[in-house]
Context: one part of a larger RNA
Molecule: small-subunit ribosomal RNA, 5' domain
Organism: uncultured bacterium
């Protein structure tokens, strides 16, 4: 000088960061991902309205359990076990993919069969199964159409779509709409951005008491797989391929940007925060998907835990919080979706232990404060003392004054923009509708919050401790013990006059901290 620190003593106060470094040990329990009814049948609760034989009907409306179906869960979060190269970090590269987005194109026509949910049965402790019968849809499946797609024997084949909301004027109408318009979406084919996968190189540990390693191994050709280049993978041929510029082995480790120190140089180090990369109860596997080999998804097989009518099932906090355990050690089973963002929706509006707050902790950093001004007989007390006095010390009391911070009272701004709703211009339009933009004007919305700030009240009142004092090293005397008791980072001290022990008196240093201790330059 530092530090994600812990210990001992102490402890007033603002604002800010931090906080299991150990067992990647184990989990009781509540929350972390749930939206969309403007995709769809629908009709369990609940509110409202309609009929009503007054106790019931009706999905007529808002809201919707469950169920179909969409797109999301692959983002956020959380750890450092693996890993020494399939990572990372900087430079550059071609053989590649992309949901939602921006841009620009061209289409959205006409059938069809199921199915869940329901219904009524069976089984089983149970997690669930299972039969029968009804049905909707932007599920699903053909037909038509096809071009910048794909194949291709250059003659061809192949291959889509899905509708739903707003409106309102002619026309048409089986009064149900059609048809027209507008907004979202649907389907094919292109481009951008972003994002993502692959390949070269380059840096960055340790050990030669590790010198040789390597058969898919090195290339080649043929098939295969892949979104893509490649021994990635296979059959065949060749015998090559990497090494003292340090290969292989072995031990050790998440790497970056920081960060600590130090004048550089460097040496040390990767907590918080930013990118990347592994990982998700061990170990393998695919699924579905634009996107995964999926932390709150499936599957086997292990180990552990539950649960059980023994037949058989259920489980994974390295997500917040809380809990046993291990450790010197490391925190609320808290508030809220007002901010910022993030899935879903057309929006309201609803989710969200990202996130913003708030609660405990001196962990640290940073500010303030524990009173100012007078006071000399230099009171008393205490300590020392040559007994004269000396020191504590203006220190104390008195005397006058602040009111910071604490206490209780009172008022109140920022964070709050936007969205909605009115309303002018304008765009689509046949349209003065309906919808979109630009401007205006208006309401509403605060978890913190009993907040920060402001005013005013009372009253010196609410507030000082550690460590040291032989020399390194500011700071000395007395008693006490008597090589004892202890002290000590080093030299050492103590055996009868100890400034080194213990205790007191002063005294020095730092100060809401101070000292150990571990540790790094």
């Nucleotide at each position: 000088a530092u530090u994600g620190a812990a210990c001992g003593c102490u402890u007033g106060u603002u604002g800010c960061c931090u906080g299991c470094c150990u067992u990647a040990c184990g989990c009781u329990u509540g929350c972390c991902u749930g939206u969309c009814a403007a995709a769809c049948g629908g009709a369990a609760a609940c509110a409202g309205g309609u009929c009503u034989u007054c106790u019931g009907a009706u999905g007529c409306u808002g809201a919707c359990c469950a169920g179909u179906g969409g797109g999301g869960a692959a983002c956020g979060g959380g750890u450092g076990a693996g890993u020494a190269a399939u990572a990372c970090u900087u430079c550059g590269g071609a053989a590649c993919g992309u949901g939602c987005c921006c841009g620009a194109u061209c289409g959205u026509g006409g059938g069809g069969g199921a199915u869940a949910a329901c219904u009524a049965g069976g089984c089983g402790a149970a997690u669930g199964c299972u039969u029968u019968g009804c049905u909707u849809a932007u599920a699903c499946c053909g037909c038509a159409u096809a071009c910048a797609a794909u194949c291709u024997a250059c003659g061809g084949a192949u291959g889509a779509a899905a509708g739903c909301g707003g409106g309102g004027g002619a026309u048409c109408u089986u009064c149900a709409g059609a048809g027209c318009u507008c907004g979202c979406g649907c389907g094919g084919a292109c481009u951008g951005a972003g994002c993502g996968g692959c390949c070269u190189a380059u840096g960055g540990c340790a050990c030669a008491u590790u010198a040789u390693g390597u058969a898919g191994u090195u290339g080649g050709u043929g098939g295969g797989a892949u979104a893509a280049a490649a021994g990635c993978u296979u059959a065949c041929c060749a015998a090559g391929c990497c090494g003292a510029c340090c290969a292989u082995c072995u031990g050790u480790a998440u790497g970056u940007g920081g960060u600590c120190u130090g004048a550089u140089a460097g040496g040390a180090u990767g907590a918080u925060c930013g990118g990347c990369c592994g990982c998700a109860c061990u170990g393998g596997g695919a699924c579905u998907g634009a996107g995964a080999c999926u932390c709150g998804g499936c599957c086997c097989a292990g180990a552990c835990u539950c649960c059980u009518a023994c037949g058989g099932g259920a489980g994974g906090c390295a997500g917040u919080g809380a809990u046993g355990g291990g450790g010197a050690a490391u925190u609320u089973u808290g508030g809220a979706c007002a901010a910022u963002g993030g899935g879903g929706g057309a929006a309201a509006g609803g989710c969200u232990g990202a996130u913003c707050c708030a609660g405990g902790c001196a962990u640290g950093c940073c500010u303030c404060g524990u009173g100012c001004u007078c006071g000399a007989u230099g009171a008393g007390g205490g300590c020392c003392u040559u007994c004269g006095g000396g020191u504590u010390g203006u220190a104390a009391a008195c005397u006058g004054c602040u009111u910071u911070u604490g206490u209780g009272c009172u008022g109140a701004u920022c964070g709050a923009a936007u969205a909605g709703c009115c309303u002018c211009u304008u765009u689509c339009u046949a349209a003065u509708a309906c919808a979109g933009a630009u401007g205006g004007g208006u309401c509403a919305u605060g978890a913190c919050u009993g907040g920060a700030c402001c005013g005013g009240a009372a009253g010196a009142a609410u507030a000082a401790g550690c460590a040291c004092c032989g020399g390194c090293u500011a700071a000395c005397u007395a008693c006490g013990u008597g090589c004892c008791c202890u002290c000590g980072g080093c030299c050492g001290c103590g055996g009868u006059a100890a400034u080194a022990c213990c205790u007191a008196g002063g005294g020095u240093g730092c100060a809401a901290g101070c000292g150990u201790u571990c540790a790094u330059c």